Small-subunit ribosomal RNA, 5' domain from an uncultured bacterium, 484 nucleotides, folded computationally.

[in-house]
Context: one part of a larger RNA
RNA sequence: AUGAACGCUGGCGACGUGGAUAAGGCACGCAAGUCAAACGGUCUCAUGUAGCAAUAUGUGAGAUAGUGGCAAACGAGGUAGUAACACGUAGGUACUUCCCCCAAAGUCUAGAAUAAUCCGGAGAAAUCCGGACUAAUACUAGAUAGUCUCUUCGGAGUAAAGAUUUAUCGCUUUGGGAAAGGCCUGCGGGAUAUCAGCUAGUUGGUAGGGUAAAAGCCUACCAAGGCUAUGACGUCUAGGGGAGGUGAGAGCCUGACCCCCACCGAUGGAACUGAGAUACGGUCCAUACACCUACGGGUGGCCGCAGUCGAGAAUCUUCCGCAAUGGGCGCAAGCCUGACGGAGCGACGUCGCGUGGUUGAUGAAGUCCUUAGGGACGUAAAAACCUUUUAUGAGGGAGAAAGUUAUUGAUAGUACCUCAUGAAUAAGGGGUUGCUAAACUCGUGCCAGCAGCAGCGGUAAUACGAGUGCCCCAAGCGUUAUCC
Numbered sequence: 001a002u003g004a005a006c007g008c009u010g011g012c013g014a015c016g017u018g019g020a021u022a023a024g025g026c027a028c029g030c031a032a033g034u035c036a037a038a039c040g041g042u043c044u045c046a047u048g049u050a051g052c053a054a055u056a057u058g059u060g061a062g063a064u065a066g067u068g069g070c071a072a073a074c075g076a077g078g079u080a081g082u083a084a085c086a087c088g089u090a091g092g093u094a095c096u097u098c099c100c101c102c103a104a105a106g107u108c109u110a111g112a113a114u115a116a117u118c119c120g121g122a123g124a125a126a127u128c129c130g131g132a133c134u135a136a137u138a139c140u141a142g143a144u145a146g147u148c149u150c151u152u153c154g155g156a157g158u159a160a161a162g163a164u165u166u167a168u169c170g171c172u173u174u175g176g177g178a179a180a181g182g183c184c185u186g187c188g189g190g191a192u193a194u195c196a197g198c199u200a201g202u203u204g205g206u207a208g209g210g211u212a213a214a215a216g217c218c219u220a221c222c223a224a225g226g227c228u229a230u231g232a233c234g235u236c237u238a239g240g241g242g243a244g245g246u247g248a249g250a251g252c253c254u255g256a257c258c259c260c261c262a263c264c265g266a267u268g269g270a271a272c273u274g275a276g277a278u279a280c281g282g283u284c285c286a287u288a289c290a291c292c293u294a295c296g297g298g299u300g301g302c303c304g305c306a307g308u309c310g311a312g313a314a315u316c317u318u319c320c321g322c323a324a325u326g327g328g329c330g331c332a333a334g335c336c337u338g339a340c341g342g343a344g345c346g347a348c349g350u351c352g353c354g355u356g357g358u359u360g361a362u363g364a365a366g367u368c369c370u371u372a373g374g375g376a377c378g379u380a381a382a383a384a385c386c387u388u389u390u391a392u393g394a395g396g397g398a399g400a401a402a403g404u405u406a407u408u409g410a411u412a413g414u415a416c417c418u419c420a421u422g423a424a425u426a427a428g429g430g431g432u433u434g435c436u437a438a439a440c441u442c443g444u445g446c447c448a449g450c451a452g453c454a455g456c457g458g459u460a461a462u463a464c465g466a467g468u469g470c471c472c473c474a475a476g477c478g479u480u481a482u483c484c
Stems, first nucleotide, its partner, number of pairs: 001482002004480005011353006017346002024309003029305002033070003038067002041064010077264003087188007095181003100177008108142004117132006148157003162169002190236003197227003202224008239261004243254004266287005289300004317343001319342003325339001326337004356386004366377004391421006400411001428473005433454003439468005449456002
């Protein structure tokens, strides 16, 4: 010094911090949605017209399953793997970019479907099949093409989507920017030689393929190279850094919380979609495990937030709120957000405060010691006066909120302020032979025991046990573990 644990003890507050072991298994709830100003339906309400009415039809408002768009690749978690261009630092370029900003140009014509819905059917369920109808910013075809791509420089090819409350918001192409990423390289930072040789896509070339992009990245052919005692190859261990601890420094040790980067998402593999994933709360396959079943078949993945079992010396609430900050969607209103803001639990840590103050001697009582005279606890107590931090009760009560009016605070009736009551509610732990601050008496008798080291105890033990005193810290004090 610690993310600590254990023993004894325990008044309050602020700020931090809390699964280090089994990346073991998980009940239940929540953690990613949003847009009706893209689209056709359905339902509810209000209202107009026709009608005796049922009802039909129009307008407006609201709700919503489905198609479609954007987001879901962020945020949140963990450190299993990885000794590596993973990280740090300094450079490079053969590349990409949804959204955002700037600039320029354009936004023409046509078509076929499909979900929802309706009808019929299969199934225990999960879910699925057939027929009929319909829309779009969904899908397809064509036109145009300066800038774009290719080019034999003649030319060839390539685009779009509309909505609306008429304010706007979009869509397509090109150039630039911002910011983010991909790839490559120099240098740097573990152990081990009881690992000495390793390597066939291996090293290079040519051609082709492939990628957003360089490249054996992949394939065919050709050559025989490439690395290594400046430690290759192998094995063991390990996420890296900013930083943290210690130390006068050099150094040594560590990588909790917070920030940056990397990697992972039951285990292993694969691609799809997409600007971006080889995707924690997407898909497919295999495996193990668990669950449902009508036995035919299905479902699942807390290393998100809480919570549970297990293992462990050991680590919290199945809380409140989107008011603030930030994110997603939306023109907006707004919706979602276990990110986040807060509260709760734990003396786990740091800091602060308190457990009263003044006076008070024939020095009470009691206990301990005694040379029996006395000495110590000791102004300590009692008693008197005072104060009210804290505690309890009552009243008031925030800032944080920023918009032009209006509305909006989880925390919280909290902090804080005022008043009242009454010393009232609040002290322990370890040590006392030397190192090392602090000693006497009794009990025990190499026993019982102590102990970090030296050592102590066998009848006068300042070392064991107890009492009284004293010493050191103090809401803590000791012990254990680890580092300097």